Description
Predicted 3D model of a 380-nucleotide RNA (Bacterial RNase P class A) from a marine sediment metagenome.
RNA sequence: GAGGGUCGGAUGGCCGCGGGGACGCAUGCGCCCCGAGGAAAGUCCGGACUCCCAAAAGCAACGGUGCCGGGUAACGCCCGGGCGGGGUAACCCGACGGACAGCGCCACAGAAAUGAAACCGCUGCGGUUCGCUGCAGUAAGGAUGAAACGGUGGGGUAAGAGCCCACCGCGUUGCUGGCAACAGCAACGGCACGGCAAGCCCCACCGGGAGCAAUGCCAAAUAGGGACCGCGCGCCAACCGGCAACGGAAGGCGGGGCCGCUUUUGCCCCAGCAGGUCCGGGUUGGCAGCUAGAGCCUGUGAGGCAACUCAUGGGCAAGAGGAAUGGUCAUCGAACCGGGGGUCAUACUCCGGGGAACAGAAUCCGGCUUAUAGAUCCUC
Numbered sequence: 001g002a003g004g005g006u007c008g009g010a011u012g013g014c015c016g017c018g019g020g021g022a023c024g025c026a027u028g029c030g031c032c033c034c035g036a037g038g039a040a041a042g043u044c045c046g047g048a049c050u051c052c053c054a055a056a057a058g059c060a061a062c063g064g065u066g067c068c069g070g071g072u073a074a075c076g077c078c079c080g081g082g083c084g085g086g087g088u089a090a091c092c093c094g095a096c097g098g099a100c101a102g103c104g105c106c107a108c109a110g111a112a113a114u115g116a117a118a119c120c121g122c123u124g125c126g127g128u129u130c131g132c133u134g135c136a137g138u139a140a141g142g143a144u145g146a147a148a149c150g151g152u153g154g155g156g157u158a159a160g161a162g163c164c165c166a167c168c169g170c171g172u173u174g175c176u177g178g179c180a181a182c183a184g185c186a187a188c189g190g191c192a193c194g195g196c197a198a199g200c201c202c203c204a205c206c207g208g209g210a211g212c213a214a215u216g217c218c219a220a221a222u223a224g225g226g227a228c229c230g231c232g233c234g235c236c237a238a239c240c241g242g243c244a245a246c247g248g249a250a251g252g253c254g255g256g257g258c259c260g261c262u263u264u265u266g267c268c269c270c271a272g273c274a275g276g277u278c279c280g281g282g283u284u285g286g287c288a289g290c291u292a293g294a295g296c297c298u299g300u301g302a303g304g305c306a307a308c309u310c311a312u313g314g315g316c317a318a319g320a321g322g323a324a325u326g327g328u329c330a331u332c333g334a335a336c337c338g339g340g341g342g343u344c345a346u347a348c349u350c351c352g353g354g355g356a357a358c359a360g361a362a363u364c365c366g367g368c369u370u371a372u373a374g375a376u377c378c379u380c
Stems, first nucleotide, its partner, number of pairs: 001380007009332007017035005023030002037358001041369002044367005049211004054265006062207005067081005082096001083094004097202002102200002104196003119142002121138007150168006169191001170189008215288004225279005234253003239248003254270005295316009336353006
């Protein structure tokens, strides 16, 4: 310097709260046991659980993840590996599929920013008032920029340029190793239309929506409130009533509705109906949900590089309801400060002072992220 773990106040007395309990005592006391965190925070992910969408399937829309292999109930998390970047290193970080499916952007500066280009410069042939200037060639050198149509060296040239060559890079093909991501090797090719997808997009995989203020029960109360939309409003008919005319009617057809769309099934409605949209009123009470779980810690054995899995033994355990877990006294108590002894100096030792950060459960778990005085251990 880097990575990982533990603690993060302790003990006792007195008084006071919340939950539970065998018991004593008798309706409220006594006694016993338990009572905030490593993050309880953020509400960023994933679930358990509850309800809704009529059920199932497919599609669309919308959202999320994005190298490979494993773990897990699952994840955007964890482990191992690959590649890229940072660091002397131990280690750390990664929005890490696709730029030949398409569209779009690259400001300013600069001559020029994609199938672009010559400002300064270099070279050749001229002109000249000797200051400079015309034509042709050039992209090696310089400037600008995040980035300038491969890099270094050599040859070649009037001067230059993959123009040619060697090596590197890049592309194509093949072989070897690996489950794979990838890595290595070989051959051929002078080879360039660059970057951005943390721009839209394409591809692969995953995903219903709300949330304990979910939800259920009891009691109570009010305004079985109001407005609007709502296709068709029809046909047949077992049977019943009736002297008859006629009336009623289970059911069937037809029509409508319950999903963003479609299919299958099921259910509801057909006169102001099912259903849809909006406005308004009552309920602010009590009980449950409520804390034993994919739970946490730990010993042993087996498997695995590991995360973790299986088996077995032991231990632990807040449940408030406007919100308990507190107050007080005493002792101990780290860093730090002062003084004395000691030493070459540290270490060490004595006395006094001091008195520990971030922070408070609310349905419960698995993660991530953020805040954090200090003490201590292990590894590199």

Its mean pLDDT, the model's own confidence on a scale to 100, is 78. It matches the Rfam family "Bacterial RNase P class A". The family's RNA type in Rfam is ribozyme.